Record summary
Predicted 3D model of RNase P RNA and transfer RNA as a complex of 447 nucleotides.

[in-house]
RNA sequence: GCGGAUGGCCGGAUGACCGCGGCGAGCAAUCGUCGAGGAAAGUCCGGACUCCAUGAAGGCACGGUGCCGGGUAACGCCCGGCGGGGGCAACCCCAGGGAAAGCGCCACAGAGAUGAGACCGCCCAUGCAGGCCAUGGGUAAGGGUGAAACGGUGGGGUAAGAGCCCACCGCGGGGCUGGUAACAGGCCCGGCAAGGCAAGCCCCACCGGGAGCAAUGCCGAAUAGGGACCUCGCGCCGCAAGGCAGGGCUGCUUUCGCCCCAGAAGGUCCGGGUUGGCAGCUAGAUCCCGUCAGCAAUGGCGGGGCCAGAGGAAUGGUCAUCGAAGGGGGCGACCCCGGAACAAAAUCCGGCUUACAGGCCAUCCGCGCGU
RNA sequence: GCCGGUUUAGCUCAGCAGGUAGAGCAGCUGAUUUGUAAUCAGAAGGUCGCGGGUUCGAUUCCUGCAACCGGCACCA
Numbered sequence: 001g002c003g004g005a006u007g008g009c010c011g012g013a014u015g016a017c018c019g020c021g022g023c024g025a026g027c028a029a030u031c032g033u034c035g036a037g038g039a040a041a042g043u044c045c046g047g048a049c050u051c052c053a054u055g056a057a058g059g060c061a062c063g064g065u066g067c068c069g070g071g072u073a074a075c076g077c078c079c080g081g082c083g084g085g086g087g088c089a090a091c092c093c094c095a096g097g098g099a100a101a102g103c104g105c106c107a108c109a110g111a112g113a114u115g116a117g118a119c120c121g122c123c124c125a126u127g128c129a130g131g132c133c134a135u136g137g138g139u140a141a142g143g144g145u146g147a148a149a150c151g152g153u154g155g156g157g158u159a160a161g162a163g164c165c166c167a168c169c170g171c172g173g174g175g176c177u178g179g180u181a182a183c184a185g186g187c188c189c190g191g192c193a194a195g196g197c198a199a200g201c202c203c204c205a206c207c208g209g210g211a212g213c214a215a216u217g218c219c220g221a222a223u224a225g226g227g228a229c230c231u232c233g234c235g236c237c238g239c240a241a242g243g244c245a246g247g248g249c250u251g252c253u254u255u256c257g258c259c260c261c262a263g264a265a266g267g268u269c270c271g272g273g274u275u276g277g278c279a280g281c282u283a284g285a286u287c288c289c290g291u292c293a294g295c296a297a298u299g300g301c302g303g304g305g306c307c308a309g310a311g312g313a314a315u316g317g318u319c320a321u322c323g324a325a326g327g328g329g330g331c332g333a334c335c336c337c338g339g340a341a342c343a344a345a346a347u348c349c350g351g352c353u354u355a356c357a358g359g360c361c362a363u364c365c366g367c368g369c370g371u
Numbered sequence: 372g373c374c375g376g377u378u379u380a381g382c383u384c385a386g387c388a389g390g391u392a393g394a395g396c397a398g399c400u401g402a403u404u405u406g407u408a409a410u411c412a413g414a415a416g417g418u419c420g421c422g423g424g425u426u427c428g429a430u431u432c433c434u435g436c437a438a439c440c441g442g443c444a445c446c447a
Base pairs, nucleotide, nucleotide: 001367002366003365004364005363006362007361008360009359010358012322013321014320015319016318017317018316020035021034022033023032024031025030037342041353042352044351045350046349047348048347049212050211051210052209055256056255057254058253059252060251062208063207064206065205066204067081068080069079070078071077082096083094084093085092086091097203098202102201103200104197105196106195119143120142121139122138123137124136125135126134127133128131151169152168153167154166155165156164170192171190172189173188174187176185177184178183216279217278218277219276226270227269228268229267230266231265232263235244236243237242246260247259248258249257272446273445274444286305287304288303289302290301291300292299293298326337327336328335329334372443373442374441375440376439377438378437381396382395383394384393390427399413400412401411402410420436421435422434423433424432
C1' cells in the first nucleotide's frame, strides 16, 4: 500500500423567530423547564403488573425446549468451553439428546433399498454344434444404477473370491488417566453385527394455569333498569353456631384445603344508550462515573443524575450560517451543483429478528514493497 | 394497541403424516348451425406470496419477511 476479519460509536450541527404537549410559578398578561429511537418496527420469545368469587400437591393430555458449564427476575437470550464443518489465516457457521424401544417412509433408476440381491463380469463342472455357445453351480474383488448397495485401505489366502486370516483406520463393549462436565488420550476384548430420515410419529430429560392496559378499579351522563332462551338446582339434622348430602375452584382427573348452596345469581342472543372524566401511567431488573471479583457474560460497593407521558394522540415550520456522501469541471491547488439513511413513543422492562445513505475509532489476519 | 386466520391457473377452491400439482367456471382452436347460444372434441395456461434452512428430494416440515381478511370499547 492492497485485500479481509471482529468489536464499538455516531447517524446532520448552531442560532433567531413563529407554533404544539406536559409540569411548575403567577390574579392575569406572561415566564421558567422538559419533550422520540437504535431500531420507538415485527409482535417472535421471556417477565413485571392486573383480573379470572376461592388454592396447593400428584397423574394424564396438549404445547415448548434439547452438547456441557456458567450468567440472569426469567428466557428459545448472553458468555466461556466441547464436538462437527468452512477458510492459507484472523475468524465464521451448526434445532448439536436418542435410529442395537417400537411404527412408518426411502419416488425414479437399478438385479437388489435393509436382516436384500446377481444384469455385465470372474471361476469351476458338464455337453458338443467347439463358439462373442448352452446348462448347472460358486463368488461379490471389478463394472453399472442411485442421494444411499450390508465397514475402508493394504497384504496374505483362494479355482475365483469373501473379516476367510492379519496390520492400520473406523465401529461397539469394558476399565484407566486428565477434566466440575460435555469430552479427550492410552490399554484390553469383540471379526463387524447397528444404511438414512426424529424441522415424520415416537422415546428420554426439563419447563409451562388462562387472558391481556380495548387488562382492571372508581365517578358521571343517557336509554326501554326492556325481550327471548339456557345453567345451577332450592334437600336432610339442629333453637342456634354448625354438620351431612350436592355443586364449584378456567383442558381432564385424584388427594387435601377453600368457597357456594336459589338469587338484586351466572351466561348467550336480540333491541336500546354513551363515545365523558380520574386512576392504572411512568423512579426503574434506571442512567453515568469510579473501584473490586470474574477469561467473559455479569455481579458487589461508593459517588452523582432525573431522562416524554400524550390520550385520534404534542415532539413541528420558516430563515440565516455551516455542512458528510454523490455528480460535473480542472494537470493541480481548487471551483460549481447538491443537499442527509431507516423510520417515529402509546402500560413498562430484558432479549431476538428485520430495515438502515454515509462516516468514525480500536484490535487482529493474509499478501506485496522498503529498512 | 391486543388476538386470530388466509395466500395454489384469469376467478372460486381441492390437494398433501414429503416423491411429475388437480377440478369447476372463464379464455383459445376445431366440429355442429344459414349465423349465434347451448352441446361435443382438443390443446394451452402454475416462480404453489417471497427469502433461508432440514432432507437425496419441500406446495407439504421448520423459520424470517410481505400482503390481505376478521374479532376485541363502556353502560343498562
Rfam match: Bacterial RNase P class A. The family's RNA type in Rfam is ribozyme.